Molecule: SAM riboswitch aptamer (S box leader)
Organism: Rummeliibacillus suwonensis
RNA sequence: AUCUUAUCAAGAGUGGUGGAGGGAUAGGCCCGAUGAAACCCGACAACCAGCACAGAUUCAACGUGUAUGGUGUUAAUUCCCACAGAUUAAAAGUCUGAGAGAUAAGAA
Numbered sequence: 001a002u003c004u005u006a007u008c009a010a011g012a013g014u015g016g017u018g019g020a021g022g023g024a025u026a027g028g029c030c031c032g033a034u035g036a037a038a039c040c041c042g043a044c045a046a047c048c049a050g051c052a053c054a055g056a057u058u059c060a061a062c063g064u065g066u067a068u069g070g071u072g073u074u075a076a077u078u079c080c081c082a083c084a085g086a087u088u089a090a091a092a093g094u095c096u097g098a099g100a101g102a103u104a105a106g107a108a
């Protein structure tokens, strides 16, 4: 780098280091010296594993919980939008789906 499946409207700091950038890409619109990225700590969540309960003759599957380990997340719906369709005379707006992206687990 590729493929498969699931999720993406909720949640999370007045902390420390750091010093100018960041929000994937294009367009837009934002965030940032009242301190960006990154790192540490804290927090959130519950995808995987673990553990407990339930179930069962046993093992397993399914389910509930927990938060011990592995990730992940911690401005704005994935910030909006990119393609197609519905609605409209048309546009805007709204809705639906796809695509793209992110994360997890797995595969070759």
Base pairs, nucleotide, nucleotide: 002107003106004105005104006103007102008101013041015040016039017038021031022030023029025082027080028079042074043073044072047070048069049068050066051065052064053063078100083097084096085095086094087093